[in-house]
Context: one part of a larger RNA
RNA sequence: CUCUGUCUAAGGAACUCGGAAAAAUAGCCCCGUAACUUCGAGAGAAGGGGUGCCUCCUCACAAAGGGGAUUGCAGUGGUCAGGCUUGGGCUACUGUUUACCAACAACACAGGUCUCCAUAAAGUCGUAAAACUGUGUAUGGGGACUAACGCCUGCCCAGUGAUGGAAGGUCAAGGUAGUUAGUGACCUGAUGAAAAGGGAGUCGGCGAUCGAAGCCCCAUUGAAUGGAGACCCUAACUAUAAUGGUCCUAAGGUAGCGAAAUUCCUUAUCGGGUAACUUCCGACCCGCACGAAAGACGUAAUGAUCUAGGCACUCUCUUGGAGAGAAGCUUG
Numbered sequence: 001c002u003c004u005g006u007c008u009a010a011g012g013a014a015c016u017c018g019g020a021a022a023a024a025u026a027g028c029c030c031c032g033u034a035a036c037u038u039c040g041a042g043a044g045a046a047g048g049g050g051u052g053c054c055u056c057c058u059c060a061c062a063a064a065g066g067g068g069a070u071u072g073c074a075g076u077g078g079u080c081a082g083g084c085u086u087g088g089g090c091u092a093c094u095g096u097u098u099a100c101c102a103a104c105a106a107c108a109c110a111g112g113u114c115u116c117c118a119u120a121a122a123g124u125c126g127u128a129a130a131a132c133u134g135u136g137u138a139u140g141g142g143g144a145c146u147a148a149c150g151c152c153u154g155c156c157c158a159g160u161g162a163u164g165g166a167a168g169g170u171c172a173a174g175g176u177a178g179u180u181a182g183u184g185a186c187c188u189g190a191u192g193a194a195a196a197g198g199g200a201g202u203c204g205g206c207g208a209u210c211g212a213a214g215c216c217c218c219a220u221u222g223a224a225u226g227g228a229g230a231c232c233c234u235a236a237c238u239a240u241a242a243u244g245g246u247c248c249u250a251a252g253g254u255a256g257c258g259a260a261a262u263u264c265c266u267u268a269u270c271g272g273g274u275a276a277c278u279u280c281c282g283a284c285c286c287g288c289a290c291g292a293a294a295g296a297c298g299u300a301a302u303g304a305u306c307u308a309g310g311c312a313c314u315c316u317c318u319u320g321g322a323g324a325g326a327a328g329c330u331u332g
Stems, first nucleotide, its partner, number of pairs: 002326003006322003010318002014316001019313001027051005038148001052070001054068005071075001083311007090303001095107002111146007123132002149298002152295001155227002159225002161221005168216003174210002178206003182202002186198003229247004256290001257287001269283004
């Protein structure tokens, strides 16, 4: 030097990404306890006081209470043993998770909605037999999304998907009227050979026509996949544009929220907090690029969650110092 403890004047977060670490609080009894609230909570809220030993009394197993006395710096005298509070984000909650870097805002959840399934169910596995679902039967089973509760969940069915429809168009294998090429028993010629003509059968090509679903088509459907404009002018100061015009679209983003876990420009601007704050809180709205179950907005309670302020407290720091132990090293 390193590691683990102890103490430290004055200040008290000036340290630092950040009070990370440490300090402080602490048991029991009594008093007292706010906003807000789903009336359960919040709550051990906060904030105060007491606490030893001896003796007397009530009481008596013990404990507790009352009176008196006594003592120390200190009486839960050691050990053990909550720091508190005020805003905000996210998640309702208890729970689950990356065994060995992440415990979270991620997963789950009760609740909500849609959808499939009438039982030899839908769904899953398997070529099949079989099996699970299912000791089940719609108050049941499978799938998808959302996520307590409160208040709501607006527009678009043009594209994609799903469901339903069947008039028309298109349309496969296969069948087939017909047509056509090859081969060809056999017949005629015919008689001995060749040629010519006919020809059952067999095997190909083309093929009018018949021919299901699907697709085209017609509807419906958003808590299905998804989508949700642009330009220009205009009011009696100025500014702005309720209004007006044009083009396009299936429809042009409603309520609510909004520099947000979303805002690039940006440390936007204003207000609060500070002597001073890119963070924080409240507003504004010019939303690069919020938005309504990939839910919108609120919300008491919960949280080893994230973020900002304060009280208390401290060697985190100003800034060092003293002392102890351990390891290592040296000497004995």